[in-house]
RNA sequence: GGGCCUGUGGCGCAAUGGCGGCGCAGUCGCAUGGCAUGCGAAAGGUUGGGGGUUCAACUCCCCCCAGGUCCA
Numbered sequence: 001g002g003g004c005c006u007g008u009g010g011c012g013c014a015a016u017g018g019c020g021g022c023g024c025a026g027u028c029g030c031a032u033g034g035c036a037u038g039c040g041a042a043a044g045g046u047u048g049g050g051g052g053u054u055c056a057a058c059u060c061c062c063c064c065c066a067g068g069u070c071c072a
Stems, first nucleotide, its partner, number of pairs: 001071007010024004018055001027041005048064005
């Protein structure tokens, strides 16, 4: 330098072009004398950045950035 893959809450992952969810962690509540544990609730996301297509984009297209991998 070129090809391919990946980028989504703090972490690990989902989401057919049609309301962005799940688990863990953290917070609050209930149960316990207390802890562990269990149950419940709420909070937490400019979906890596920019542009385009579309009535509508995490999803499709282009450029850039970061990481991984292969080739040189």